[in-house]
Context: one part of a larger RNA
RNA sequence: CGCAGGAGAUUUGCGGGGCUCUGACACUAGUACGAGAGGACCGUGUUGGACAGACCACUGGUUUACCGGUUGUUCCGCCAGGGGCAUUGCCGGGUAUCUACGUCUGGGAAGGAUAAGUGCUGAAAGCAUCUAAGUACGAAGCCUGCCUCAAGAUUAGAUCUCCAUGAGGGUCGUUGUAGACUACGACGUUGAUAGGCUACAGGUGUAAAUGCAGUAAUGUAAAAGCCGAGUAGUACUAAUUGCCCGAUACU
Numbered sequence: 001c002g003c004a005g006g007a008g009a010u011u012u013g014c015g016g017g018g019c020u021c022u023g024a025c026a027c028u029a030g031u032a033c034g035a036g037a038g039g040a041c042c043g044u045g046u047u048g049g050a051c052a053g054a055c056c057a058c059u060g061g062u063u064u065a066c067c068g069g070u071u072g073u074u075c076c077g078c079c080a081g082g083g084g085c086a087u088u089g090c091c092g093g094g095u096a097u098c099u100a101c102g103u104c105u106g107g108g109a110a111g112g113a114u115a116a117g118u119g120c121u122g123a124a125a126g127c128a129u130c131u132a133a134g135u136a137c138g139a140a141g142c143c144u145g146c147c148u149c150a151a152g153a154u155u156a157g158a159u160c161u162c163c164a165u166g167a168g169g170g171u172c173g174u175u176g177u178a179g180a181c182u183a184c185g186a187c188g189u190u191g192a193u194a195g196g197c198u199a200c201a202g203g204u205g206u207a208a209a210u211g212c213a214g215u216a217a218u219g220u221a222a223a224a225g226c227c228g229a230g231u232a233g234u235a236c237u238a239a240u241u242g243c244c245c246g247a248u249a250c251u
Base pairs, nucleotide, nucleotide: 001152005163006162007161008160009159010158011157015149016148017147018146021049022048023047024046025045026044027043033038051106052105053104054103055102059100060099061098066093067092068091069090070089071086072085073084074083075082076081110144111143112142117137118136119135120134168245169244170243171242172188173187174186175185176184193238194237195236196234197233198232199231200230202227203226204225210221211220212219213218
C1' cells in the first nucleotide's frame, strides 16, 4: 500500500515446513526343522543408543552490587571495627536466572492408492494363462493421520461485536514472561506496573557493642547479624493532565 466504510476479537485451511532412525534381551520355544550339532518364521513384551522438542521439581554447573573466612599493603588519629587495591586478591558456600551432565516427552496406531511380487475368474487360442474386459492382496516408500506456519490464498475467505452521541489507535509514562533498536506483552490512580516498606521463602553461618565464664586464646547470652533478582501483601514514590490520528460517499 492492498483486501471498495472504519475498528477490535475469534477462526477456516489453499499451500508450505518438521518428524520418519535403530540395537539388545525375554516369552512363544529349546517348539517347528534337523541324525546330531544347532536352531527359527509369525506374534507379544521389556529395556537401551543416537537424534529432536520442552522444562528446572530432583542431581550438578553458573551466580564479578549475596554471606562468610583469610594474606599483604594503605587509609579512616590509635585500640576495636571497617573502607580501597592486589585476576572477583585468594578461598568456602550460594537464591533468582540461564543451563546439561538432570527430568519428561516423541518418532505410535490406523486409513487410502500403489511398486516388485502373489492371486481369483477368464478369453483371444474348445486347452493353458494373474490380464486383454473384470477383480482381490501387497512396502521403512506415496497420500492422509501427528506437530507447526499459514487469507499478499490479489481467488486477498468466514464468524461475532462495536462505531458520526468518535469505535479504536498512537504519542507519553511505570515496565517484563519480550527485547540490539523497533516490535511484542502487562499496567497507568476506577491503579499492585516498577521501586520502597512489611511478612515469608531462600542464602550465609552466629554481627558490632555489652554482660557472664576463663590468666588468655576463646566460649556463651545468640539459628545471631547481614542479604541481588524469589512469593504475597501494602498506594509511601513514580505511572499527571493533555495532545495527535481516526470511518459511507454517492452517481
The part of an RNA shown here (large-subunit ribosomal RNA, domain VI) has 251 nucleotides and comes from a Bacteroidia bacterium.
Model confidence (mean pLDDT): 87 of 100.
Rfam family: Bacterial large subunit ribosomal RNA. Rfam links the family to the GO terms ribosome and structural constituent of ribosome.
The full RNA is in RNAcentral, with records from ENA.